[in-house]
Molecule: FMN riboswitch aptamer (RFN element)
Organism: Rothia amarae
RNA sequence: UCGUGCUCCGGGACCCGGUGAAAUUCCGAACCGGCGGUGAUAGUCCGCUAACUUACGCGCAAGCGUGAGCCUGCUAGGUGAAAUUCCUAGACCGACAGUACAGUCUGGAUGGAAGGUAGCACGA
Numbered sequence: 001u002c003g004u005g006c007u008c009c010g011g012g013a014c015c016c017g018g019u020g021a022a023a024u025u026c027c028g029a030a031c032c033g034g035c036g037g038u039g040a041u042a043g044u045c046c047g048c049u050a051a052c053u054u055a056c057g058c059g060c061a062a063g064c065g066u067g068a069g070c071c072u073g074c075u076a077g078g079u080g081a082a083a084u085u086c087c088u089a090g091a092c093c094g095a096c097a098g099u100a101c102a103g104u105c106u107g108g109a110u111g112g113a114a115g116g117u118a119g120c121a122c123g124a
Stems, first nucleotide, its partner, number of pairs: 001124007008116002016028003030104002032094002034048004043092002052069007074090005096107003
C1' cells in the first nucleotide's frame, strides 16, 4: 500500500405575527441541506441512499434477497487556466403514515442506508 472480516461512526431546520373552535400543517415571514464523484468547495451537474409500488426467488408464516419502477429542483452577472460547485443577485425543490393541508411536529426509526476508513484482526 492492497484485500478480507469485525467493531465504531453515519441528516439538518418554522424566531415572530395573522385567520380560526382547532394550524410549528393555511397566509405573511423565518429556517434547513445526507453520501460518493466532478480540472475549483454542489440540496438543484453525474450517480447513490430511505420510503412507496411491483416482478421473480426463498420461506409454513412473519419476512428476507435480487431486479425493475416511482422519486423534486438554477438561472443571470463576476473572478479564474479551470466553477450550473466560489462571490453578488434573484429563483426553485424536498418520501410515506397521523393531525386543520407538514421539507421543519409526532410516528415506523433504540430501524435501515449511501458511505467514512476512525479502531482492531488476519492475509498478500